Model confidence (mean pLDDT): 76 of 100. The RNA shown here (Lysine riboswitch aptamer) has 172 nucleotides.
[in-house]
RNA sequence: AAUCAAGAUAGAGGCGCACUUGGAAUCAGUAGGAAUCCGCGGCACAGCCCCCGCAGGGCGAUGCGGUCCCGAAAGGUCCCGGUGCCGAAGACGGCCGAGGCGAAAGGCCGGUCUGGCAGAACCGGAGAAUAUCCGUUUUGCUGUCGCAGAAAUGCGGAGAGCUAUCCGACUU
Numbered sequence: 001a002a003u004c005a006a007g008a009u010a011g012a013g014g015c016g017c018a019c020u021u022g023g024a025a026u027c028a029g030u031a032g033g034a035a036u037c038c039g040c041g042g043c044a045c046a047g048c049c050c051c052c053g054c055a056g057g058g059c060g061a062u063g064c065g066g067u068c069c070c071g072a073a074a075g076g077u078c079c080c081g082g083u084g085c086c087g088a089a090g091a092c093g094g095c096c097g098a099g100g101c102g103a104a105a106g107g108c109c110g111g112u113c114u115g116g117c118a119g120a121a122c123c124g125g126a127g128a129a130u131a132u133c134c135g136u137u138u139u140g141c142u143g144u145c146g147c148a149g150a151a152a153u154g155c156g157g158a159g160a161g162c163u164a165u166c167c168g169a170c171u172u
Base pairs, nucleotide, nucleotide: 001171003169004168007166008165009164010163011162014086016085017084018083019082020081022079023078024077032070033069035067036066038065039064040063047059048058049057050056089114090113091112092111093109094108095107096106115142116141117140118139119138120137121136123135124134125133126132144157145156146155147154148153
């Protein structure tokens, strides 16, 4: 100096990820509450009235609706800021939770999938929803490594990755 296995530490991607104070829209003029006594309904129960009484009838109440006044919240989102981060995290599955059975909060596991972001779809699911999320398909941008190339660029791979340093092995 070149190459390489495992490990440790540090680091990069960018509309990057998660959580969260506060705010906003939506939910919704909805749920609910008050009033009115307008309509319907009703004679089963309690009350009052008509009736000597029975029968029968009327009123009224519970109920439904109208009118009118007041009027949310949760869950799901978005934005500013903050915190922690870069398998960040998400989806599915399994296990623990659960020593009677079993729901949940929460936790664990590379068991499977996704490098990251954005757009589109009269696609599937969740959702009140045309919001938003998850999945699928597809398009684009972007970081990274490999191969080809003088370059431009093209093709391919996946985060179990990539870059740097350290420890180590081996060859010259």